Context: one part of a larger RNA
Molecule: small-subunit ribosomal RNA, central domain
Organism: Oligoflexia bacterium
């Protein structure tokens, strides 16, 4: 290589856009590049194979024949692949509606925490298993009024919605992406996948400048304990927030790559459409798109999966090949750094 695999045993890139490449719907009395079969030429000799012969046999040698995957030329075939011509079912565009925490910017609202000022008021308050550190007669805690500032948005809220993933939740306006439904019209295979590449990518971390209410690594103190560099408590700095620029990783998980087709059902729910019905919203029936639960067949080592497949098939990409050494060393690339990425071997069981 072939082969076998990738939910949990090793194995699906974190997710997308998309180039090369691979692969690709229906029809044609179209073509003949690939393909198939024929003819001709060539394919040196020796060797291999077959037949016969010569050394007493054999090895060895001699003669004849066959074979020679291949190449070239030529006249054919037309199922398949390619080319050409056409088509409308795949894909897309337009028209009419719909839902939505999809994204960005600006503005704005109330509750709460903290702090400040003032009033009332007096000896405690906090905290815990129990305490103490801590705060408080320089008037705390509690309560009332006013103010400041930052961050997050209770209820609604839902195996509800949207997004490719990460993720997205007060309200309003503006800008903007995707998607669903219905019925026509148009383009005419424009499709699928995707090495390299490009932009996206939680939290933490980094750089510069702001901001700083809460919470809180580090740190300090109090407890606990044999000890307690912890769990508990009182404090508390980076950080948490914003702008711009890096980082590029996560149990980035459905531990399940994408696309298409096919294969009994039941029952919720979300968004539409049609029908039936009604005064009307409902109810009921059907269809489409999502999102759940349970389950036929089938699959699976089992667990389980089961029209949202892990079933039955096709196409394309990625990845795996005993455990440790090791996702490490070295080298390369990227990064300000932290580090990331690519990625061995000796040795050992």
């Nucleotide at each position: 290589u072939u082969g076998g695999g990738c939910g949990u045993a090793a194995a699906g890139c974190g997710g997308g856009u998309g180039u090369a490449g691979g692969c690709g719907g229906u029809u044609g009395u179209u073509u003949a590049a690939g393909u198939c079969a024929g003819a001709u030429g060539u394919g040196a000799a020796a060797g291999c194979c077959c037949u016969g012969g010569g050394c007493u046999c054999a090895a060895c040698c001699c003669a004849g024949g066959a074979a020679g995957u291949g190449c070239a030329u030529u006249g054919g075939a037309a199922a398949c692949u390619g080319g050409c011509a056409a088509c409308u079912u795949g894909a897309g565009u337009a028209c009419g509606g719909g839902a939505g925490a999809g994204g960005g910017u600006a503005g704005u609202g109330g509750a709460a925490u903290u702090c400040c000022u003032g009033g009332u008021g007096u000896a405690g308050a906090g905290g815990u298993g129990a305490a103490a550190u801590u705060c408080g007669u320089a008037g705390a805690u509690a309560u009332c009024a006013g103010g400041a500032g930052g961050a997050a948005c209770a209820c609604c809220g839902g195996u509800g919605g949207c997004g490719a993933a990460g993720g997205c939740g007060g309200c309003u306006a503006c800008c903007u992406g995707g998607u669903c439904c219905a019925a026509u019209a148009c383009u005419g295979a424009c499709a699928c996948u995707c090495a390299u590449a490009c932009a996206c990518g939680a939290a933490a971390g980094c750089g510069u400048g702001g901001g700083g209410a809460u919470c809180a690594a580090a740190c300090a103190g109090g407890a606990u304990u044999a000890g307690a560099u912890a769990c508990c408590c009182u404090g508390g700095u980076a950080g948490u927030c914003c702008a711009c620029g890096c980082c590029g990783u996560a149990a980035a998980c459905g531990a399940u790559g994408g696309a298409u087709a096919c294969u009994u059902g039941a029952u919720g729910u979300u968004a539409g459409a049609g029908g039936u019905a009604u005064u009307g919203a409902c109810c009921c029936c059907u269809c489409u798109a999502g999102u759940g639960u349970c389950g036929a067949a089938g699959c699976u080592a089992a667990c389980g999966c089961g029209u949202u497949a892990a079933g039955u098939a096709u196409c394309c990409c990625g990845c795996c090949u005993g455990g440790g050494g090791a996702g490490u060393a070295c080298g390369g690339u990227c990064g300000c750094a932290a580090g990331a990425u690519u990625a061995a071997a000796a040795c050992u069981c």